[in-house]
RNA sequence: GCGGUAGUAGUUAAAAGGCUUAACAUCUGCUUCCCAAGCAGAAGAUUGCGGGUUCGAGUCCCGCCUACCGCU
Repeated sequence: GCGGUAGUAGUUAAAAGGCUUAACAUCUGCUUCCCAAGCAGAAGAUUGCGGGUUCGAGUCCCGCCUACCGCU
């Protein structure tokens, strides 16, 4: 230099172009003498960055950045 894969909540992952979801973690409550466990609830995301297409983009297109793999 060329090609491929990946980037979404604190973490790990879902998500046919049409309500951004779950688990763990965090917080609150219940339970317990206390802790842990269990149960109920809440909060938490500019979907890596910048553009484009579309009524509508995490998803499609272009450029860039980062990580990993391969080729030279």

This is a predicted structure of a 72-nucleotide RNA (transfer RNA) from a Dehalococcoidales bacterium. The sequence is in RNAcentral, with records from ENA. The prediction has a mean pLDDT of 83. Its Rfam family is "tRNA". Rfam's curators write: Transfer RNA (tRNA) molecules are approximately 80 nucleotides in length. Rfam links the family to the GO term triplet codon-amino acid adaptor activity.